[in-house]
Molecule: transfer RNA
Organism: Methylomirabilis sp. (SeqCode)
RNA sequence: GGGCUGAUGGUCCAAUGGGAAGACGCCAGUUCGGCGAACUGGAGAUCCGAGUUCAAUUCUCGGUCGGUCCA
Numbered sequence: 001g002g003g004c005u006g007a008u009g010g011u012c013c014a015a016u017g018g019g020a021a022g023a024c025g026c027c028a029g030u031u032c033g034g035c036g037a038a039c040u041g042g043a044g045a046u047c048c049g050a051g052u053u054c055a056a057u058u059c060u061c062g063g064u065c066g067g068u069c070c071a
Base pairs, nucleotide, nucleotide: 001070002069003068004067005066006065007064010024011023012022018054026042027041028040029039030038032036047063048062049061050060051059
């Protein structure tokens, strides 16, 4: 330098055009003798810019960063 691939709550990880799911963690309530467990509820996210589309996490282009391969 080139090819491929990834970027989603605090962390891990789904969703492949139409309501962003789950686990752990966090907060509140209830309960148990208990700062700990259990149950119930809640807050919290799509790397950046542009394009296509009625509609983009998803498709296209560019950028940044990480991984891998080639040179």